[in-house]
Context: one part of a larger RNA
RNA sequence: UGACGGGGGCCCGCACAAGCGGUGGAGCAUGUGGUUUAAUUCGAAGCAACGCGCAGAACCUUACCAACCCUUGACAUACUUGUCGCGGAGACCAGAGAUGGACUCUUUCAGUUAGGCUGGACAAGAUACAGGUGCUGCAUGGCUGUCGUCAGCUCGUGUCGUGAGAUGUUCGGUUAAGUCCGGCAACGAGCGCAACCCACGUCCCUAGUUGCCAGCAGGUUAAGCUGGGCACUCUAUGGAAACUGCCGGUGAUAAGCCGGAGGAAGGUGUGGAUGACGUCAAGUCCUCAUGGCCCUUGCGGGAUGGGCUACACACGUGCUACAAUGGCCGGUACAGAGGGCUGCGAACUUGCGAGAGUAAGCUAAUCCCACAAAGCCGGUCUUAGUCCGGAUUGGAGUCUGCAACUCGACUCCAUGAAGACGGAAUCGCUAGUAAUCGUGAAUCAGAAUGUCACGGUGAAUACGUUCCCGGGCCUUGUACA
Numbered sequence: 001u002g003a004c005g006g007g008g009g010c011c012c013g014c015a016c017a018a019g020c021g022g023u024g025g026a027g028c029a030u031g032u033g034g035u036u037u038a039a040u041u042c043g044a045a046g047c048a049a050c051g052c053g054c055a056g057a058a059c060c061u062u063a064c065c066a067a068c069c070c071u072u073g074a075c076a077u078a079c080u081u082g083u084c085g086c087g088g089a090g091a092c093c094a095g096a097g098a099u100g101g102a103c104u105c106u107u108u109c110a111g112u113u114a115g116g117c118u119g120g121a122c123a124a125g126a127u128a129c130a131g132g133u134g135c136u137g138c139a140u141g142g143c144u145g146u147c148g149u150c151a152g153c154u155c156g157u158g159u160c161g162u163g164a165g166a167u168g169u170u171c172g173g174u175u176a177a178g179u180c181c182g183g184c185a186a187c188g189a190g191c192g193c194a195a196c197c198c199a200c201g202u203c204c205c206u207a208g209u210u211g212c213c214a215g216c217a218g219g220u221u222a223a224g225c226u227g228g229g230c231a232c233u234c235u236a237u238g239g240a241a242a243c244u245g246c247c248g249g250u251g252a253u254a255a256g257c258c259g260g261a262g263g264a265a266g267g268u269g270u271g272g273a274u275g276a277c278g279u280c281a282a283g284u285c286c287u288c289a290u291g292g293c294c295c296u297u298g299c300g301g302g303a304u305g306g307g308c309u310a311c312a313c314a315c316g317u318g319c320u321a322c323a324a325u326g327g328c329c330g331g332u333a334c335a336g337a338g339g340g341c342u343g344c345g346a347a348c349u350u351g352c353g354a355g356a357g358u359a360a361g362c363u364a365a366u367c368c369c370a371c372a373a374a375g376c377c378g379g380u381c382u383u384a385g386u387c388c389g390g391a392u393u394g395g396a397g398u399c400u401g402c403a404a405c406u407c408g409a410c411u412c413c414a415u416g417a418a419g420a421c422g423g424a425a426u427c428g429c430u431a432g433u434a435a436u437c438g439u440g441a442a443u444c445a446g447a448a449u450g451u452c453a454c455g456g457u458g459a460a461u462a463c464g465u466u467c468c469c470g471g472g473c474c475u476u477g478u479a480c481a
Stems, first nucleotide, its partner, number of pairs: 001481002003478003007475007015465002019429005026320008034311002042053002064306003068302003073129001077128002079125006087106004092101003109119004131295002134293003140289002142284003145280001147278001152191006158167003171182003197272004202240003206236003211230003216227003243266001246260005322422001326381007338369003343362002348357003388419001393414007435457007
């Protein structure tokens, strides 16, 4: 000087408390451990691994296993020789295919020239080499997590100290903040904080189609449907607006704090992006790059089938429930944000349905996905393992796709398991939040209860800081570095 203390003081955070809803019990989904296996590829490991890499394993992916093939190689550069029938399409035989053998059709490389040469492509050969998701993240770059959006981390000069170092950065107030004020052997400065950026909230100008419809006219069972208009909504570019600016109190006449006015918004308006010096030899050599080591007829390459989907069990994360604030039936209302040409697919016909047939429109404020659901109104069920719950199983189908057996999703009929609100323990959340309800997208042929985004309905509680956890500042002790 740091680190640590079941030392002290001050302060903060859904840290506790006050509340609301969960997990832990059930079934299933998913990840992991373990076990099994020819293989169940590999990585991730307290918080900060475990719906994580994987924004999507039937083949492919794929790295794993089995058996079958290739050896200058699937790919790059260089050399020699040959060809210019290089390439494309079709079809035959053997084979699981890779591959091997045999055939037809089509197509006559470019520049220059007298030959030839040059370039390009292909084939064969030989050697340098290719290749490796092989090892080392404790050799590394890059990227990322974490403490933590916590308020800290430092420097120059000066001064003090023999020196390591100190001071500044401590102190009194204050703040979300090393934020600001005052004081002070310090005076300044840098990286952080804040502001600048984006979205939302109010208003104005401009613009008026694909958007809108107040007034006027037409029109219908109905409808901005039509003429017309750009008022309004909205769209999207620019601007205004919030600064403790104003008033009162308080404070040290400061910084600020409390209350009020006006205002769409009030004291950081709300949310996002933004992550200092560093810590964990944290994570990643399987994104990529890369040192070293290792393999080189294989630890490389190709294809077929299997596996990653196994299942006495254990754990994490979720979904659905256990019902009446509910289930079912009928009627009826209101979003936002997205996506669409190998695409979205209306309407019509057909099927109980998943879907199918035909097919309009739309490269989209125009057309489509697309009926939002919870809600509201009426009816029924009457506390039952039930008209709750839907697992499991049998049968019949639909769709995608060479192909759904291992191993897809969905539909219909039948079946109708556990489950009576969950022990110890434990998690999230302070407002348009929790809870609850649907909607969309990425990946994607198909395949979400995951992820990311969107809106609808919409709470309770916070006395407070004694305690638990994490963190910041000062101080104190130390046999620790």

Predicted 3D model of a 481-nucleotide part of an RNA (small-subunit ribosomal RNA, 3' major domain) from an uncultured bacterium. Its mean pLDDT, the model's own confidence on a scale to 100, is 83. The full RNA is in RNAcentral, with records from ENA.